Transfer RNA from a Thermoplasmata archaeon, 73 nucleotides, folded computationally. Its Rfam family is "tRNA". Rfam classes the family as a transfer RNA. Rfam's curators write: Transfer RNA (tRNA) molecules are approximately 80 nucleotides in length. RNAcentral records the identical sequence in 2 taxa. Its mean pLDDT, the model's own confidence on a scale to 100, is 83. Taxonomically the source falls in Thermoplasmata (Archaea, Methanobacteriati, Thermoplasmatota).
[in-house]
RNA sequence: GUCCCUGUAGCUCAGAAGGAAGAGCACGGUCCUCCUAAGUCCGGGGUCGCGGGUUCAAAUCCCGCCAGGGACA
Numbered sequence: 001g002u003c004c005c006u007g008u009a010g011c012u013c014a015g016a017a018g019g020a021a022g023a024g025c026a027c028g029g030u031c032c033u034c035c036u037a038a039g040u041c042c043g044g045g046g047u048c049g050c051g052g053g054u055u056c057a058a059a060u061c062c063c064g065c066c067a068g069g070g071a072c073a
Stems, first nucleotide, its partner, number of pairs: 001072007010025004019056001027043003031039001049065005
């Protein structure tokens, strides 16, 4: 330098074929317990890497850039 993959909640990830974001763990509270842990129930939390474009509508399609990983040179 060229090509490929990945980037979504604090962490690990799901979300193919566009209708507007979810799980587990973690976190806060509740119940339970003498207390803690475990368990129960409830809850908060996301500019979907960034900027444009297409569209009535984009995490999803197109373009550029950034970051991580890989292949080739």